């Protein structure tokens, strides 16, 4: 000191949580010990028992008891022992009296008040004991407790009748420096008044007790003091106005009573006054301070313990006594409660200490001692003192100290974790040296005790001191996702739980719960509460109001705040100086004492206030005089929709009226309701009526806002200018008050063309009780007076005045000046109203002399988002509704920028592109088949793939196998891989059983390879055993590598450095041109730069060279020859806008020629930037974690994936005459394949195919290309189109074509005559056709790859539809429009 938290990201407002300190605390776990201290905050609930206030006999009367000594009596022989008496001596218990029981010691209920702090004051006062000084104490009297007797009650407590003492009680005497009365002088005050001094006159006391005495302790009235109290004031003390008015002894005066004393303190009369927006009254809530907590400070919040002060004592009242009280442990009364009773009556007050009950989250002992302080009796010894001093309980809190120190690596064991190789607990431990603080035992043994001696100790055999024994007897709590220090492993799977905020947890959680370690603190530690803090989040220090909350709708103006320039004088604020106060303790400093610390204990500082004074006089402020520049007033001008009221005019709309005229008018995106042949609508003329005020007209005037617009006339208000006569601060600014205040609306009462809420009809629409549209149409709309006060009452959220602060350019109103008299222009200056810009502000957009900028005054307002500007209350309204203005409960955000990147938009762009449209050519979609899919079925119809970008796709080929599915039958270290042990050698074939796997019997056969010392060894093998483990097409493509699709072969995506911004981010990459291209040029706060594009590869087109066999030639072939030319492959050249013109900006470049085989990227291909889609695949393949393990493995068999009311997708065929069929012609091709092949001649069957096997590696084979030409025939038909479907016979692959294979030959001969909405492909060797070939593959293509052959049509153009880029924009989106969100119902 600051952190998290709103968003993709940022900047700012803003709330919400945390990290500190603290405590009279509790709760959880846990717990060694010594000091200090603190412990019933809750029912001011109730209380059992004991204790907490008594003394005094030296004031008093008496005196139980006990001792002592004596005397007489009985009994004894006596000692002795009993009764009585008398004296001496003790002195309980009760009484009478005196002093204290008003101190101490409890809670904190009431109290908002002189109750409390603070400072004053008493000229209105009382103080018992106590000190001080002075005078005094005389002489008598009656009495009545207790006592004796009598009696009542159950008991508390009584009653009567007698006896008696005092320091109890009365008289009486002296008496004043008392007190009252009258007078007299002196002195002080501003006054009531007040203090001394005289003189006279009335009244008031007193008690004794001890002592042999001396004395001494009481007492009595006076003074004076000291302590202690009561009273009266300034100033301070919580909150709510949704309490605004409050008082009747209530305010003041006079008498009078009444108190220690003032006083309406009480009472009779009079007055009509007192308090109150500086907040009376009235609720609500509280003990107050010193002070403690927290804070940097101001402040805030609090008032345990100590300490002063109030109020209380079971509620409520009352007096009595006494110096003092309305008394906690007195008294009376009342209500409650509790207890006792003989039912007639009684007793009682723990908020003392102790302790109980009960309520509580929660607070200790019925303990010792009066040793020490301290108090109360007494003369004194003394007594009493739950005041205190101490011990107990409890980690409740501070503070100390311990739980061991050194060494010790095999880095032990165990645990945890691994990547299996370690690491890590951890020098920890074990061990080997040492120590013994506290606890433990013993021993000796204190201070605290005081005044010469002497006695006195609860604490306590404590505290210290010495001695002993032994690492012994002592460690836990919390946390570990960021905040915040400290991370893995299992477990669990939006479950179970976690949590202060944010937010973890849906199968790999550092967030849950466990362990292992790791962090912090430590006899505690976490939690839960409360306060201060951070929170500048109430801003006095210290916020702010354009748009985040937040400027009243506007004026006037009261109160009040604030004020222009000089001189004087005062001293109220200020300042400066003494004094006096602020209590101790506390807090700080410093020094001491307890081994240290908490603690205690000197000392100073400090207490920041308040009060008296004595002085300054700048400045506020008071009073006096002044001043003109602020305000105002007079004179002169001149603009102006400024107000109010009268009067006047024209267009036009509608009605009426008479006419001309004839079939539509009239609306609308389109239309239709509605008007018209009864003569509309058009259009002449003529009247009626209400409302409005065209042009002019302007970011132009004029008002304070609302508002104000035909002309004139009348009243009338403010502003501007010029002048510089007056007046002299008269000002500004305003809570309340008061006034004005648009449209709608109300209320009476007129007027009502036009428009037009409502309402009726037409449309629209899926409805359409609706917007917008038409045809109507009432209320209002207009006028008058009421009434109301609510707008986006805006300058698109900006309170009023003032001064000061660069500037350019429009404009309206006035003055000057210059020009030539004039106008226009020009210059200067005031007032108004605009745009632009600096500075400055600003969160940032922006405001910038009409400031949101800098200073000052005064007002109004805000303090998270909802609930709500909502409830109920109050006020004022006819009403409708306004003002004023809450809370519970909820969230953690809600908000703001013309800010930021993106995405979007049915936004924009005199941008651009694409077979995106158009244009053109063929098709789809209708029909059959064939294939995939979805559905359905089924034992299974294995499984993925689902808009484009799934659907002839994985699959480049399911009869078995394949196969992952079913159904059944087998097997359990396996069908497959390493390891170990034993055996034994293999390997392979006929035989039975069975569907097969497999199992049975053996048995023909046969003895491998490498070394060798031949004795063996090794290696592969087979075969049985045990187990680690194999296996799984078993789940998750949302755990993943990899592969791949897709936007897209579109032209984009970024870095670095530099600049700008507060920042995100921008610039670069935007802007002009260009271009397939972010391809280039230019221009530019940007200069480079990488991934992309293009190139470089592949192929194709031309062409030189080089090399050629199996290729080609030499025109029957072979042999040989040679390599021109086809053809093969290798290596080169060619194309660069390179030449020329024109366009363009001297550019890049475009268009146009040349010349070339090819011209502008010459065609093709391969290659795919940064990313997206949690896009696809765990079933190629790898892989993590889960699952199964006589089964989800693994083997066999036979089925299944080929199913069939349907429906879709992609092909094949076709409908036919550009065509079908059959003949002809040595018709014309590319590119590939071939040894488990391809296969020729030849034969042979109609065919399909079979026999045969010659040749095969540029040599032979598949291999006849077909469409085309061209002859013939068909003739527009369901055809000599079209072949599906179905029978027969068949061939061919293969163990095997039945479910389910391809072909063949004969026979059948179905739909279908060009396809609805809708929709796809193509721009040239393309489409369109026409065949041909290959992979896969025993056999099976209409599918997929490839290949030549024939071979067009069309493209003005980019407004439209899709898609993409690039600039802008607008957003409340950001999962990002398949977003967001609103209401009603559930």
């Nucleotide at each position: 000191a600051g952190a998290g938290u709103u968003u993709g990201a940022u900047c700012c407002u803003g709330g919400c949580u945390c990290a500190g300190a603290a405590c009279g605390a509790a709760c959880g776990c846990u717990g060694g010990u010594a000091g200090c201290g603190u412990g019933g905050a809750u029912u001011a609930c109730g209380c059992a028992u004991g204790c907490a206030a008594g003394u005094c006999g030296a004031a008093c009367g008496g005196g139980a008891u006990c001792g002592g000594a004596g005397a007489u009596g009985u009994a004894g022989c006596a000692a002795u022992a009993c009764a009585u008496c008398u004296c001496c001596g003790u002195g309980a218990g009760a009484g009478u009296g005196g002093c204290g029981g008003a101190u101490u010691g409890g809670g904190g209920a009431g109290g908002a008040a002189c109750a409390c702090g603070u400072g004053a004051g008493c000229u209105a006062c009382c103080u018992g004991c106590c000190c001080u000084u002075g005078a005094g104490u005389u002489c008598g009297g009656g009495a009545a407790a207790a006592c004796c007797g009598u009696u009542g009650g159950a008991a508390a407590c009584g009653a009567c009748u007698g006896c008696u003492a005092a320091u109890a009680c009365c008289g009486c005497a002296u008496a004043a420096u008392g007190u009252c009365u009258u007078c007299u002088g002196a002195c002080c005050g501003c006054a009531u008044g007040a203090u001394c001094u005289g003189a006279a006159g009335a009244c008031c006391a007193a008690a004794g007790g001890a002592g042999c005495a001396a004395u001494u302790c009481a007492c009595u009235g006076a003074a004076a003091g000291a302590u202690g109290g009561c009273c009266u004031c300034u100033c301070g003390u919580c909150u709510g106005a949704u309490u605004a008015g409050a008082u009747a002894g209530g305010u003041g005066g006079u008498g009078g009573g009444g108190c220690a004393a003032c006083g309406g303190c009480c009472u009779a009369c009079c007055a009509a006054g007192u308090c109150g927006a500086c907040g009376a009254u009235c609720g609500a809530u509280a003990g107050c301070c010193g002070g403690g907590c927290u804070g940097a400070g101001a402040g805030g919040a609090u008032g345990a313990a100590c300490g002063g002060c109030c109020a209380c004592a079971u509620u409520g009242g009352g007096a009595c006594u006494g110096a003092g009280a309305u008394u906690c442990g007195g008294c009376c009364c009342a209500c409650a409660c509790u207890c006792c009773u003989a039912c007639g009556g009684g007793a009682g007050g723990c908020a003392g200490c102790a302790u109980u009950g009960g309520g509580g989250a929660a607070u200790a002992u019925u303990g010792g001692g009066c040793a020490a302080u301290g108090g109360g009796g007494g003369a004194a010894a003394c007594c009493c003192u739950g005041a205190c001093c101490c011990a107990g309980c409890a980690a409740c809190g501070c503070c100390g100290c311990g739980u061991g120190a050194a060494g010790g690596a095999a880095g032990a064991a165990g645990g945890c974790c691994u990547u299996c190789g370690g690491g890590u607990u951890g020098u920890a431990a074990a061990c080997u040296u040492c120590u013994u603080u506290u606890a433990c035992c013993a021993g000796g043994g204190a201070c605290g005790a005081a005044g010469a001696a002497a006695g006195u100790g609860a604490c306590g055999g404590u505290u210290c001191c010495u001695g002993g024994a032994g690492a012994a007897a002592a460690a836990g709590c919390c946390c570990c996702g960021g905040c915040u220090a400290a991370c893995u492993u299992c477990g669990u799977g939006c479950c179970a739980g976690c949590a202060g905020c944010c937010g973890c947890g849906g199968u790999a959680a550092u967030a849950c719960g466990u362990a292992g370690g790791u962090g912090g603190c430590a006899a505690g530690c976490g939690u839960u509460g409360u306060c201060c803090g951070g929170a500048u989040u109430u801003a006095c220090u210290g916020g702010g109001u354009g748009u985040a909350a937040a400027g009243g709708g506007c004026g006037u103006g009261u109160a009040g705040g604030c004020g222009g320039a000089g001189u004087g004088u005062c001293a109220a604020g200020u300042c400066a100086g003494a004094a006096g106060u602020g209590a101790a303790a506390u807090c700080c400093a410093u020094g001491g004492g307890c081994u240290c610390a908490a603690c205690c204990c000197g000392u100073g500082a400090a207490c920041u206030g308040c009060u008296u004074u004595u002085g300054a006089a700048a400045c506020u402020g008071a009073c006096a005089c002044c001043c003109u520049u602020g305000a105002g007033u007079a004179u002169c001008g001149g603009a102006g929709a400024g107000g109010c009221a009268g009067a006047u005019g024209g267009a036009a709309u509608u009605c009426c009226u008479c006419g001309u005229g004839u079939a539509g008018c009239g609306g609308u995106g389109a239309a239709a309701u509605g008007c018209g042949u009864a003569g509309a609508u058009a259009u002449u003329a003529g009247g009626a009526g209400g409302a409005a005020c065209c042009c002019c007209c302007g970011u132009g005037g004029g008002g304070a806002a609302g508002g104000c617009g035909a002309u004139c006339u009348g009243c009338u208000g403010g502003a501007c200018g010029a002048c510089a006569a007056c007046u002299g601060a008269c000002g500004c600014u305003g809570a309340g008050g008061c006034g004005c205040g648009a449209a709608a609306g109300c209320g009476u009462g007129g007027g009502g063309a036009g428009c037009a809420a409502a309402c009726c009809g037409g449309a629209u629409u899926a409805g359409a009780u609706a917007c917008c549209c038409c045809u109507g149409g009432u209320a209002g709309u207009c006028c008058a007076c009421c009434g109301a006060u609510g707008a986006a009452a805006c300058g698109u959220a900006g309170g009023a005045a003032u001064g000061g602060u660069a500037g350019g350019u429009g404009u309206g109103g006035g003055a000057g000046g210059a020009u030539c008299u004039g106008a226009c222009c020009c210059c200067u200056u005031c007032c108004g109203u605009g745009c632009c810009g600096g500075c400055g502000u600003u969160a940032a957009c922006u405001c910038a002399a009409u400031a949101a900028g800098u200073a000052u005054u005064c007002c109004a307002c805000c303090u998270g988002g909802g609930g709500a500007g909502u409830a109920g209350g109050a006020u004022g309204g006819c009403a409708a509704g306004a003002u004023u203005g809450a809370a519970a409960c909820u969230c953690a955000a809600a908000g703001g920028a013309g800010a930021u990147u993106g995405a979007c938009g049915g936004g924009g762009g005199c941008c651009c592109c694409g077979c995106a449209c158009a244009a053109c050519c063929a098709g789809u979609g209708g029909a059959u088949u064939a294939u995939g899919u979805g559905g359905u079925u089924u034992a299974a119809u294995u499984c993925g793939a689902c808009g484009c970008a799934a659907c002839g796709u994985g699959a480049a080929g399911a009869a078995c196998c394949u196969u992952a599915c079913c159904g059944g039958g087998a097997u359990u270290u396996g069908a497959c891989a390493u390891c170990c042990c034993a055996c034994u050698a293999g390997a392979g074939a006929a035989g039975u059983a069975g569907a097969g796997a497999u199992c049975c019997a053996u048995u023909a056969g046969g003895u491998g390879c490498c070394c060798u010392u031949c004795g063996g060894g090794g290696a592969a093998a087979g075969u049985g055993g045990a187990g680690a483990c194999a296996g799984g097409u078993g789940g998750u493509g949302c755990a993943u590598g990899g592969u791949u699709g897709u936007c897209g072969u579109c032209a984009g995506c970024u870095c670095g450095u530099g600049u700008c911004g507060u920042g995100a981010g921008a610039u670069g990459u935007u802007g002009g041109u260009u271009u397939a291209a972010g391809u280039c040029c230019c221009g530019c706060a940007a200069c480079g730069a990488g991934c992309g594009c293009a190139a470089c590869c592949c192929u194709u087109a031309u062409u030189g060279u080089u090399a050629g066999u199996u290729g080609g030639u030499a025109g029957g072939a072979a042999a040989g020859a040679g390599c021109a030319c086809u053809c093969u492959a290798g290596c080169g050249a060619g194309a660069c806008u390179g030449c020329c013109g024109u366009u363009g900006a001297c550019a890049a470049a475009a268009c146009g020629g040349a010349g070339g085989a090819a011209g502008g990227c010459g065609g093709g291909g391969a290659c795919g930037a940064c990313g997206u889609c949690a896009a696809a695949u765990c079933a190629u393949c790898a892989u993590g974690c889960c699952c199964c393990u006589u089964a989800u493995g693994u083997c066999c068999c036979g089925g299944g994936c080929u199913a069939c009311a349907c429906a879709c997708g992609u092909a094949a065929u076709a409908c036919a005459a550009u065509g079908g069929c059959g003949g002809u012609u040595a018709a014309c091709a590319g590119a590939g394949g071939g040894a488990a092949g391809c296969a020729a001649a030849g034969c042979u069957g109609c065919g399909a195919g079979g026999c045969g096997g010659a040749g095969c590696a540029a040599u032979c084979c598949c291999c006849u290309a077909a469409a085309a030409a061209g002859c013939g025939u068909c003739u527009c038909a369901g055809u000599u189109c079209g072949g599906a479907u179905u029978g027969c016979a068949g061939u061919c692959u293969g163990c095997a074509a039945c479910u389910c294979g391809c072909c063949u030959g004969c026979a059948u001969g179905a739909a279908g005559u060009u396809g609805g909405a809708a929709u796809u492909g193509c721009u040239a060797g393309u489409a369109a056709u026409c065949g041909c070939g290959g992979a896969u593959c025993a056999g099976c293509a209409u599918g997929c790859c490839g290949c030549g052959g024939u071979g067009a049509a069309u493209a003005c153009g980019u407004a439209c539809c899709c898609g993409g880029g690039c600039c802008u924009u607008g957003c409340a989106c950001a999962c990002a429009c398949c977003g967001c969100c609103c209401g009603u119902c559930a």

Small-subunit ribosomal RNA from an uncultured bacterium, 1386 nucleotides, folded computationally. Rfam family: Bacterial small subunit ribosomal RNA. Its family is annotated with structural constituent of ribosome and ribosome in the Gene Ontology. Its mean pLDDT, the model's own confidence on a scale to 100, is 81. RNAcentral holds the sequence, with entries from Greengenes.